The prediction has a mean pLDDT of 82. The RNA shown here (small-subunit ribosomal RNA) has 1521 nucleotides and comes from an uncultured prokaryote. The sequence is in RNAcentral, with records from ENA.
[in-house]
RNA sequence: AGAGUUUGAUCCUGGCUCAGAACGAACGUUGGCGGCGUGGUUUAGGCAUGCAAGUCGUGCGAGAAAGCAUCCUUCGGGGUGUGAUUAAAGCGGCGAACUGGUGAGUAACGGGUGGGCAACGUGCCCUGGAGUGUGGAAUAACUUCGAGAAAUCGGAGCUAAUACCGCAUAUCGCCGCUGGGUCGCAUGGCUCUUGUUUCGACAUCGACGGUUAAAGACUUCGGUCGCUCCAGGAUCGGCCCGUCUCCGAUUAGCUUGUUGGUGAGGUAAUGGCUCACCAAGGCAACUAUCGGUAGCUGGUCUGAGAGGAUGGUCAGCCACACUGGGACUGAGAUACGGCCCAGACUCCUACGGGGGGCAGCAGUCUAGAGGCUUCGGCAAUGGAGGAAACUCUGACCGAGCGACGCCGCGUGCGGGAUCGAAGCCUUCGGGUCGUAAACUCCUUUUGGUAGGGAAGAACCUUCAUUUGGUUAAUACCCAAGUGAUUUGACGGUACCUACAGAAGAAGCACCGGCUAACUCCGUGCCAGCAGCCGCGGUAAUACGGGGGGUGCGAACGUUGUUCGGAAUCACUGGGCGUAAAGAGCGCGUAGGCGGCCAGGUAAGUGAGGUGUGAAAUCCAUCGGCUCAACCGGUGAACUGCAUCUCAUACUGUCUGGCUUGAGGGCAGCAGAGGAAACGGGAAUUCCCGGUGUAGCGGUGAAAUGCGUAGAUAUCGGGAGGAACACCAGUGGCGAAGGCGCGUUUCUGGGCUGCAUCUGACGCUAAGGCGCGAAAGCUGGGGGAGCAAACAGGAUUAGAUACCCUGGUAGUCCCAGCCGUAAACGGUGGACACUAGGUGUAGGAGGUACCGACCCCUCCUGUGCCGUAGCUAACGCAUUAAGUGUCCCGCCUGGGGAGUACGGCCGCAAGGUUGAAACUCAAAGGAAUUGACGGGGGCCCGCACAAGCGGUGGAGCAUGUGGUUUAAUUCGACGCAACGCGAAGAACCUUACCGGGGCUUGACAUGCACUGGACAGGUGUGGAAACACACCCUUCCUUCGGGACCGGUGCACAGGUGCUGCAUGGCUGUCGUCAGCUCGUGUCGUGAGAUGUUGGGUUAAGUCCCGCAACGAGCGCAACCCUUGUUCUUAGUUGCUACCGAGUAAAGUCGAGCACUCUAGGAAGACUGCCGGUGACAAACCGGAGGAAGGUGGGGAUGACGUCAAGUCCUCAUGGCCCUUACGCCCCGGGCUACACACGUGCUACAAUGGCCGGCACAAAGGGUUGCAAUACCGCGAGGUGGAGCUAAUCCCAAAAAACCGGUCUCAGUUCGGAUUGCAGUCUGCAACUCGACUGCAUGAAGGCGGAAUCGCUAGUAAUCGCGAAUCAGCAGGUCGCGGUGAAUACGUUCCCGGGCCUUGUACACACCGCCCGUCAAGCCACGAAAGUUGGCAGUGCCCGAAGUCGCUGUGCUAACCCGAAAGGGAGGCAGGCGCCGAAGGUAAGACCAGUGAUUGGGCUAAGUCGUACAAGGUAACCGUA
Repeated sequence: AGAGUUUGAUCCUGGCUCAGAACGAACGUUGGCGGCGUGGUUUAGGCAUGCAAGUCGUGCGAGAAAGCAUCCUUCGGGGUGUGAUUAAAGCGGCGAACUGGUGAGUAACGGGUGGGCAACGUGCCCUGGAGUGUGGAAUAACUUCGAGAAAUCGGAGCUAAUACCGCAUAUCGCCGCUGGGUCGCAUGGCUCUUGUUUCGACAUCGACGGUUAAAGACUUCGGUCGCUCCAGGAUCGGCCCGUCUCCGAUUAGCUUGUUGGUGAGGUAAUGGCUCACCAAGGCAACUAUCGGUAGCUGGUCUGAGAGGAUGGUCAGCCACACUGGGACUGAGAUACGGCCCAGACUCCUACGGGGGGCAGCAGUCUAGAGGCUUCGGCAAUGGAGGAAACUCUGACCGAGCGACGCCGCGUGCGGGAUCGAAGCCUUCGGGUCGUAAACUCCUUUUGGUAGGGAAGAACCUUCAUUUGGUUAAUACCCAAGUGAUUUGACGGUACCUACAGAAGAAGCACCGGCUAACUCCGUGCCAGCAGCCGCGGUAAUACGGGGGGUGCGAACGUUGUUCGGAAUCACUGGGCGUAAAGAGCGCGUAGGCGGCCAGGUAAGUGAGGUGUGAAAUCCAUCGGCUCAACCGGUGAACUGCAUCUCAUACUGUCUGGCUUGAGGGCAGCAGAGGAAACGGGAAUUCCCGGUGUAGCGGUGAAAUGCGUAGAUAUCGGGAGGAACACCAGUGGCGAAGGCGCGUUUCUGGGCUGCAUCUGACGCUAAGGCGCGAAAGCUGGGGGAGCAAACAGGAUUAGAUACCCUGGUAGUCCCAGCCGUAAACGGUGGACACUAGGUGUAGGAGGUACCGACCCCUCCUGUGCCGUAGCUAACGCAUUAAGUGUCCCGCCUGGGGAGUACGGCCGCAAGGUUGAAACUCAAAGGAAUUGACGGGGGCCCGCACAAGCGGUGGAGCAUGUGGUUUAAUUCGACGCAACGCGAAGAACCUUACCGGGGCUUGACAUGCACUGGACAGGUGUGGAAACACACCCUUCCUUCGGGACCGGUGCACAGGUGCUGCAUGGCUGUCGUCAGCUCGUGUCGUGAGAUGUUGGGUUAAGUCCCGCAACGAGCGCAACCCUUGUUCUUAGUUGCUACCGAGUAAAGUCGAGCACUCUAGGAAGACUGCCGGUGACAAACCGGAGGAAGGUGGGGAUGACGUCAAGUCCUCAUGGCCCUUACGCCCCGGGCUACACACGUGCUACAAUGGCCGGCACAAAGGGUUGCAAUACCGCGAGGUGGAGCUAAUCCCAAAAAACCGGUCUCAGUUCGGAUUGCAGUCUGCAACUCGACUGCAUGAAGGCGGAAUCGCUAGUAAUCGCGAAUCAGCAGGUCGCGGUGAAUACGUUCCCGGGCCUUGUACACACCGCCCGUCAAGCCACGAAAGUUGGCAGUGCCCGAAGUCGCUGUGCUAACCCGAAAGGGAGGCAGGCGCCGAAGGUAAGACCAGUGAUUGGGCUAAGUCGUACAAGGUAACCGUA
């Protein structure tokens, strides 16, 4: 520090996810030791048990027991002493308000920070001053009586005090009264006595009246500890203020003790804190009020920082103590282990009534993923009481439990292999685990055993002693110190030493990318994994296991949470034309910001000082535990707040001025700017009349409709409403919406010129106010045309649409609403600056004698192009999207959703504001390359058209589907499967089925052992394979053996078994289409582009020209074969013109090679020549010559690639599978089935024909396991027979159509030949299933074929026959050959396919694409909802406990007063009344939560219907009905 993920690829935007660190954690696997920390985050849920606050006898009264000793005894016991300065209980004092726990409440002066109190308190402690006199009356304990289950209580009697009360004293304090001095921001604060001393310094001025206190104890008699009053200090508190302190505006208004005043009460004290009266205020957009959440802080985690999150342990503050209320006591509480009342819960009960409060330490139950011992000790530190010893202390110190965290240590170290076990992998060679182990040497941390053994202890007490104080004193006493004595829970712990022995001690996660680490097996979209992208459908580095590796290590992973990465809320540090985002537009309030000059001030700002910023933490450094964690010392820091002083550039503020911003004035100008009134013509429609007759209208075509009752058309007249042709223009005006006939009136804004006035008057603008297309709404008019709804006609699968005929709201006017639009320049407003060029609109100026035009200059508006710059790109570019300043609005992934709820507005429709649950990993912008388009342009092809002949109908053949079957083997499936693999299934083939057999095998190689030839022949059994028997039977040799063969055994063979989606090779197809690429350069952020596009031309990316391209490669073409012409060479088996021979005839023979022909070579054709067109090009058109002319015809030749195209059954091959069978052999059957359907063919339907007879002309092939002549036999297939031929020699071999003659005469025929019967021929081991052919007989369908569809452009189609491969036989198929031999092409609109350019795209598996919604099905959680249930807070009213306060107090009453007493008084108490008042009740609402018929939305695979993206086939979309 970044990375993965949207795409075919790219750049950008943007979200999601990961790598890091952390935790009071939990879970899983594993687990040796120690140190230091830490441990109920949920239920502020309930709690058994024990402990957690007592102490003081030097405040007071009273005062046991056991035990011991002793005495007495009636042996039951009793007395005395001790125990005992005792225990327990009581009165009294102090403490219990600390410590400890928890975080429920609290959004608050609660907390942090800084100040204030002239408005306060303070027990114990310290300092100073002054006192501590004298009386009195009770009461608990106790005794006794009584009530009660208990808790506890009552009556009577006794008694003490440092308990209570009176009086005295009063420096001082307090109150009243009237003064002085001094200080302060106001209220107001401070101070006021005496004399002197060195300090400072002078003089000098306070009285009067009233009133308030006390306690003693011990004592060695010295004193000590107490007590009372006053002043001061310290400490701890109380109150007030500035400032900071979470979210929500779908909470915008809140408030009546409320805000203030006067007076009173109350408090320690200010204050509406409370009350009476008066006034009507106070708070709030700088967020009041309300709702939600939350203890706050030092700090902690993270981060580069700024920030963000958090507040557990430790520390400070606050709040709470079962819930709510209340006071008492006290210095202090409104009191965790106190009291009273109410409530809930729980316990006891004798049912009458009582008790309780672990959020103290342990512990228990519940809920929960989750969290410890009912431990030891007061030894240390600290606290309470005490004079002290001491007592108490679950504070605390320690130990225990938990890998919960951090830190440290160990589980051994060295040596040990060229060879290396098992395991795993393997290309079978080997590799790896791996020096790893074994083995050997060494060490002993830790653990174990044994021994030694701390620091933490300082005090206090006592004793001794020193110094000082006190004192007459060296006693005592006090203070400080020294020495001795004594005190350890942890703990026989830390630590040290010895002994034995490598001995007791390693796991966890991961290994597709991110991200370090790879293989085998299993599994087969299953099981599973997954943080994101995504893996798994038979070769998974992604699942599970093994081996190996990587990472960390007593831990490792997972989950959860926080920060980071995230510049993804952007202060540091983002954006808004198209990605999310500029409000529809303006006016303007608050606010924010603001021109030039000068002066004052010092708020902001800057500098320095002071105070504070607790400690701990963090950081630096030093030190202590062996190190570290941890701990200690010191420093720095704590970025803050307050205050003092200084500075004055900038900002603020005050004052004075200026004119350039802004505004006014004057003179002109243009304009569909706005409002109102009036006027005009064209056109549509309607009405009236004339002419006129059968149609009109409408459409792709029609129909509905109108018309003989006279339409349409045409002429004249009239009515009415709406809109204003031409001019008209990226022209004008307006803020936007918007504005278009003319005239008039009223009116807004703008521009130009002059430089005359004001003097910053400005810019922006949250709220607010106004304007605001269309549609829509209300009321009233109006209504010609148009036209939602609606009706009808068409179209269509449907057609609630598009098209047509009609047609109502509406459109128009007046008045009032609505307030939205893709209200768009998708671009907020203002100002300034930053190259130009060229249009256009308005105005002004210059030149010129005047005027006009032209030209030049300036200002304003409106367009286009373009530099710099900006931008993701597209693009913008003085009219910015550039460079800056100011202000406003808005955005933060997609969907859910502009939806729900709530508020506001509206008559309604609805508008505005505006979420969440849930869900996805994308959604998106721009550009690129393709593909596609019922987009465009150019071009081609038997693509269409023009023609000829077919298919589709019939019969048959053949292939396929389907069906059937034991099997009907398998493959091929649009074109590009279907007379295809198969150039030929009776057996074989053959892969299928049935049955019979074999198991090293039908076939290959090797090894070991063994035997011998094998083969062949014959016989028997059998369907055969096979088995058995008999006969016959080797070679070489160095004698070891070898060759060959059989048998047995081991390795192995074998498989037409699977996967063509693991492959090679081969092939099809687009397509013989003209394309496909590369190097370098250039352009672009990039994908990519350029070249290859453009203008011509071509069959062609063929060629030419141009061009940021220049070249090159694979394709095209040419080179090759064949055919067409000629020449040459060579003439046998070919040929025969001349010559000769010869025949019935015949190149039959001699002869010849001239011709034909054969097969070698060569020539020829190249747009070469001429004319025209063209750009002086390429090329095209025409012509000449030529056998052939523009690639002459045909063939071979198939670029980069596409289709996971075809083939594992040609072959080869990875993997998988079978191995007495999925291998091999044999017989028989099947591949030939048959209701059907399709493809490809043959033969026909006839007269351009059939039949009969005659007769002519080919080419190319094949032939020795062969072709076979002449001859003979047979009607024929064929047979007999065999000449010739290894082939230009012989044979197959007859070519057929054609031509000549005859016959048939339009019919199911003399057409057609299927089917069937009989008889045969041939091949073959064998024609039954299942061959071909022949003869005779039979004589089916069929009379030219629906929709649709195929081939062909010339020696072609059509038609005719011939040959060959395969093959024993079988050809209607296939591949070739020749004979006869046409028609048509205007042309490229349309169908199909293709090429190039361009355009659009939401497609990229690429239109057989993609995709939206309703409905139907399933799944999931969530929202809304008539209601209903519960909770919470508030309000009104009712009731009203405890209690304070007030009033009363008839009852009761020790202290004081009067009184001799009785009694009375003062005061007090009970009781009563009143205000307030918790809980409770009630009423109406608010908010929150649960539930709820129904409903909304989301997701899933896929169904139905229609549909967006291309002109998506009606351009799409926005608002509205």